[in-house]
Molecule: transfer RNA
Organism: Clostridiaceae bacterium
RNA sequence: GGGAUUUUAGCUCAGCCGGGAGAGCACUUGCUUCACACGCAAGGGGUCGUCGGUUCAAGUCCGGCAAAUCCCA
Numbered sequence: 001g002g003g004a005u006u007u008u009a010g011c012u013c014a015g016c017c018g019g020g021a022g023a024g025c026a027c028u029u030g031c032u033u034c035a036c037a038c039g040c041a042a043g044g045g046g047u048c049g050u051c052g053g054u055u056c057a058a059g060u061c062c063g064g065c066a067a068a069u070c071c072c073a
Base pairs, nucleotide, nucleotide: 001072002071003070004069005068006067007066010025011024012023013022019056027043028042029041030040031039049065050064051063052062053061
């Protein structure tokens, strides 16, 4: 220098054919316990990397940029 893949909750990741933003763990509160852990119940938490484009409508399609990983030179 060129190419590929990835970027969604605090962490690890789903998200189908464009129309509801989700799971597990973690966290908070309550129950339980002498206390802690475990367990049970309820709850909070999101600019979907970023800037544009297409569309009635974009996490999802298209382009630029950024970051990470890998491959080639």